This is a predicted structure of a 139-nucleotide RNA (SAM riboswitch aptamer (S box leader)) from Evansella vedderi.
The source organism's lineage runs through Bacteria, Bacillota, Bacilli, Bacillaceae and Evansella.
Rfam family: SAM riboswitch aptamer (S box leader). About the family: The SAM riboswitch is found upstream of a number of genes which code for proteins involved in methionine or cysteine biosynthesis in Gram-positive bacteria.
Model confidence (mean pLDDT): 77 of 100.
RNA sequence: UCCUUAUCAAGAGAGGUGGAGGGACUGGCCCGACGAAGCCCGGCAACCAGCAAUCCAACAGCGACUUCUGAGAAAGCCUGUUUGGAUAGCAGAGGUGCUAAUUCCUGCAAAGCGAGAGAUCAGCUUUGGGAGAUGAGAA
Numbered sequence: 001u002c003c004u005u006a007u008c009a010a011g012a013g014a015g016g017u018g019g020a021g022g023g024a025c026u027g028g029c030c031c032g033a034c035g036a037a038g039c040c041c042g043g044c045a046a047c048c049a050g051c052a053a054u055c056c057a058a059c060a061g062c063g064a065c066u067u068c069u070g071a072g073a074a075a076g077c078c079u080g081u082u083u084g085g086a087u088a089g090c091a092g093a094g095g096u097g098c099u100a101a102u103u104c105c106u107g108c109a110a111a112g113c114g115a116g117a118g119a120u121c122a123g124c125u126u127u128g129g130g131a132g133a134u135g136a137g138a139a
Stems, first nucleotide, its partner, number of pairs: 001139001003137006013041001015040003021031003025107001027105002042099003047095002050090002053087006059080003062076001065072002103131001108128006114121002
């Protein structure tokens, strides 16, 4: 940098430092010297990793039976420092992340409502998509 996938309506300081900007981008609308970004500390959450449980599947072992004696093998039961998956849970000492406003709203499309004689639309609602953010995995 790019690809895949999950999540994005909850949650989180009246601290220190720092000094003017910040909320990705567009258009809005906001936050900011009653001090922005950044950094430190604190906090939140629980994606990865960790712990333990139940269930499902695979595999291995058992095995009626078949057999050209090499072997094959349904249903089923039990076992397993085995592998994969699902569900809800614990913990938070590890790796990240987050810590104004729904990802602050919006940007494209469709449907419904509303307006209009109509094309259509500055409007409202919903759904899907795009973009973005974060985790995990791959190149």